[in-house]
This is a predicted structure of a 516-nucleotide part of an RNA (small-subunit ribosomal RNA, 5' domain) from an uncultured prokaryote. The prediction has a mean pLDDT of 80.

Context: one part of a larger RNA
RNA sequence: GGACGAACGCUGGCGACGCGCCUAAUGCAUGCAAGUUGAACGGUUCCCACGGUCUUCGGGCUGUGGGGAUAGUGGCGAACGGCUGAGUAACGCGUAAGGGACCUGACCCUGGGAGGGGGAUAACCCAUCGAAAGGCGGGCUAAUACCCCGUACGCUGGCUUGCUGACAUGGUGAGUCAGGAAAGGCCCGGUGCAAACCGGGGUGCCCGGGGAGGGACUUGCGUCCUAUCAGGUAGUUGGUGAGGUAACGGCCCACCAAGCCUAAGACGGGUAACCGGUGUGAGAGCAUGAACGGUCAGAGGGGGACUGAGACACGGCCUCCACUCCUACGGGAGGCAGCAGCAGGGAAUUUUGCACAAUGGGCUAACGCCUGACGCAGCGACGCCGCGUGGGGGAAGAAGGCCUUAGGGUUGUAAACCUCUUUUCUGGGGGAAGAGCGAGGACGGUACCCCAGGAAUAAGCCCCGGCUAACUACGUGCCAGCAGCCGCGGUAAUACGUAGGGGGCGAGCGUUGUCC
Numbered sequence: 001g002g003a004c005g006a007a008c009g010c011u012g013g014c015g016a017c018g019c020g021c022c023u024a025a026u027g028c029a030u031g032c033a034a035g036u037u038g039a040a041c042g043g044u045u046c047c048c049a050c051g052g053u054c055u056u057c058g059g060g061c062u063g064u065g066g067g068g069a070u071a072g073u074g075g076c077g078a079a080c081g082g083c084u085g086a087g088u089a090a091c092g093c094g095u096a097a098g099g100g101a102c103c104u105g106a107c108c109c110u111g112g113g114a115g116g117g118g119g120a121u122a123a124c125c126c127a128u129c130g131a132a133a134g135g136c137g138g139g140c141u142a143a144u145a146c147c148c149c150g151u152a153c154g155c156u157g158g159c160u161u162g163c164u165g166a167c168a169u170g171g172u173g174a175g176u177c178a179g180g181a182a183a184g185g186c187c188c189g190g191u192g193c194a195a196a197c198c199g200g201g202g203u204g205c206c207c208g209g210g211g212a213g214g215g216a217c218u219u220g221c222g223u224c225c226u227a228u229c230a231g232g233u234a235g236u237u238g239g240u241g242a243g244g245u246a247a248c249g250g251c252c253c254a255c256c257a258a259g260c261c262u263a264a265g266a267c268g269g270g271u272a273a274c275c276g277g278u279g280u281g282a283g284a285g286c287a288u289g290a291a292c293g294g295u296c297a298g299a300g301g302g303g304g305a306c307u308g309a310g311a312c313a314c315g316g317c318c319u320c321c322a323c324u325c326c327u328a329c330g331g332g333a334g335g336c337a338g339c340a341g342c343a344g345g346g347a348a349u350u351u352u353g354c355a356c357a358a359u360g361g362g363c364u365a366a367c368g369c370c371u372g373a374c375g376c377a378g379c380g381a382c383g384c385c386g387c388g389u390g391g392g393g394g395a396a397g398a399a400g401g402c403c404u405u406a407g408g409g410u411u412g413u414a415a416a417c418c419u420c421u422u423u424u425c426u427g428g429g430g431g432a433a434g435a436g437c438g439a440g441g442a443c444g445g446u447a448c449c450c451c452a453g454g455a456a457u458a459a460g461c462c463c464c465g466g467c468u469a470a471c472u473a474c475g476u477g478c479c480a481g482c483a484g485c486c487g488c489g490g491u492a493a494u495a496c497g498u499a500g501g502g503g504g505c506g507a508g509c510g511u512u513g514u515c516c
Base pairs, nucleotide, nucleotide: 001516002515003514004513006512007511008510009509010508013387014386015385017383018382019380020379021345026343027342028341030340031339032338035076036075037074040073041072043070044069045068046067047066048065049064050063051062052061053060054059083298084297085296092223093222094221095220097219098218099217102215103214104213107211108210109209110208111207112206113205115149116148117147118146124139125138126137128135129134155179156178157177158176159175160174163171186201187200188199189198190197191196224270225269226268231261232260233259236258237257238256239255240254241253243251273295274294275293276292277288278287279286280285300321301320302319303318304317323334324333325332326331351377353376354375359373360371361370362369363368390420391419392418393417400411401410402409403408425453426452427451428450429449430448434443460505461504462503463502464501465486466485467484471500472499473498474497475496481488482487
């Protein structure tokens, strides 16, 4: 000198764009942050129309059709998105190259199928236990829920045969055997009294193949400090076999062998998420990893599996521990490192805001619903950038202040005064884009435009001994104090305090901390 997620002191007008718990991965009141689908299903309920029946003429009961609502069953989503950096010195991350033994819901492309049958169960009803959370028993019922049979394309396994091939492995085609799945609902048209049948449509369902993408495994290299850590290792290193997994593998197990790592630092200890980047620097390098983007890891601490294409699962389950809460003392409930917000810690870090209008995501045939992702607004000079606090004229120069050799000098064109302008400000009027074929704008009556008013609403901070730009007076008297280093102060202090003057920067200026 530069930089900062900064803090502190004094001061503070506006706008744009960013950023904002670096500490206690401490504990959390309250609200919200993941739902959706009635075009999968049976109910329940409301409204309307028509019919039947009863009527005390209010209406009740019931059937059909249409429309709305939705507790439950079923489906998809909830493994994404969002947060945090505790752990991790590791194939965790980065980089380069490669291998083979795998999985993949939805998406895109593509091949094919959709025939028949069966048994349940929630909801509901009855009874019942419990303070609650919840639970038990009996009865009824539906499905795109569940089960069985048959079957297509294809797949897999076993067997047989043929072809290719020198052989093995393997590949391809064919055959036989075996295995494995399903589902309907809606709309439109025609015929028809209707049931139903035929045709078409979009959506959905089932079985396969591929793409892209993702997951998992593996190899080489790189990845902080410490030798006041020198030996470490028994599933340890390898083999055979079996198990397990989507799959390779000591992943796990039985047996066998005795290996494997290590001063090019094993093992141990400390510290730490890694990177793209960021800061600085001429560069080499050094430091760093906030925000944004990629990867990893975690969800009060530890362990475990379930469901599923995918989790060992932040707002799922079980269990142990710690803590908090409810309780009728028998027993229950909870997890903000989501967005706000509270307490605590700290030098220190914001609103319990608006909206799904846009972008994106989930579900849906669609309309649409949900979305603290996101888009915005609020607070904070925390940062960077831009603008303003007025412009011109105005005395050999008012007053006041300060200094003085008492003549004067200086503050100083500074002010007053004259004139001009209106960025900003205040008031009034108009008023967006962002939104696509149409509707729909949180921001927002915002930005922006026009008119009016009036210099009006807007300057401070640090420094002045040398380094280092800027000097005098008074006060003080090694006192009070200053100080980054050298050093100032003990009676003439340009170094302390105040004043006048001056220098620097300016909505900031200084101080402290950290890095180069």